[in-house]
Context: one part of a larger RNA
RNA sequence: CACCGCCCGUCACACCAUGGAAGCUGGUCACGCCCGAAGUCAUUACCUCAACCGCAAGGAGGGGGAUGCCUAAGGCAGGGCUAGUGACUGGGGUGAAGUCGUAACAAGGUAGCCGUAGGGGAACCUGCGGUUGGAUCACCUCCUU
Numbered sequence: 001c002a003c004c005g006c007c008c009g010u011c012a013c014a015c016c017a018u019g020g021a022a023g024c025u026g027g028u029c030a031c032g033c034c035c036g037a038a039g040u041c042a043u044u045a046c047c048u049c050a051a052c053c054g055c056a057a058g059g060a061g062g063g064g065g066a067u068g069c070c071u072a073a074g075g076c077a078g079g080g081c082u083a084g085u086g087a088c089u090g091g092g093g094u095g096a097a098g099u100c101g102u103a104a105c106a107a108g109g110u111a112g113c114c115g116u117a118g119g120g121g122a123a124c125c126u127g128c129g130g131u132u133g134g135a136u137c138a139c140c141u142c143c144u145u
Base pairs, nucleotide, nucleotide: 003108005105008101009100011098013095014094015093016092018090019089020088023085024084025083026082027081028080029079032076033075034074039070041068042067043066044065046064047063048062049061052059053058111132112131113130114129115128116127117126118125119124
């Protein structure tokens, strides 16, 4: 490059990240219940033993076994947190020359905008209330000359 301007939204195409989602697959944390190895500890009316006591019987003590508490791993069920994935789905971003219209910027051709409700392919439209960050014309007040 200055209205042959600028510019809005739907739709179509491509790519990017992202939300929702029946679920699926892991990780992790703690709780409840079941089972419970080894081991310490405790109990023991069973078995057993060279050192101590005792002439002996036996005692003290030791060992074994048994029982109990604690308890790793394991099992059952329901949870918390978290990661990946998921038919389908929602918008978002980006992308010289796609589609439909023309909403906004001039009084943008119905002034615009805000709130709200309804409606509509889309920008939007309509109702009600508010606002001037509205043009034009007329009048009033004030300021300057």
Overview: A computed fold for a 145-nucleotide part of an RNA from an uncultured bacterium, annotated as small-subunit ribosomal RNA, 3' minor domain. It matches the Rfam family "Bacterial small subunit ribosomal RNA". The prediction has a mean pLDDT of 83.